[in-house]
Molecule: transfer RNA
Organism: Eubacteriales bacterium mix99
RNA sequence: GCGUCUGUAGCUCAGGGGAUAGAGCGUUCGGCUCCGACCCGAAAGGCCGCUGGUUCGAAUCCAGUCAGACGCACCA
Numbered sequence: 001g002c003g004u005c006u007g008u009a010g011c012u013c014a015g016g017g018g019a020u021a022g023a024g025c026g027u028u029c030g031g032c033u034c035c036g037a038c039c040c041g042a043a044a045g046g047c048c049g050c051u052g053g054u055u056c057g058a059a060u061c062c063a064g065u066c067a068g069a070c071g072c073a074c075c076a
Base pairs, nucleotide, nucleotide: 001072002071003070004069005068006067007066010025011024012023013022018056027043028042029041030040031039049065050064051063052062053061
């Protein structure tokens, strides 16, 4: 330098054009308990890496760009 894949909650991930973007773990509060753990219930936490485009409508499709992983090439 070229190609492929990935980027969504604090962490691990789902969702691949249409209702208010979800789950598990974690956090907080409540219940339970003599206290704690386990267990049960509830809540907070995101505007989907960034910019632009297509569309009535974009996390999802397209272009560019940034970051990471892998492969290929180059290495005088």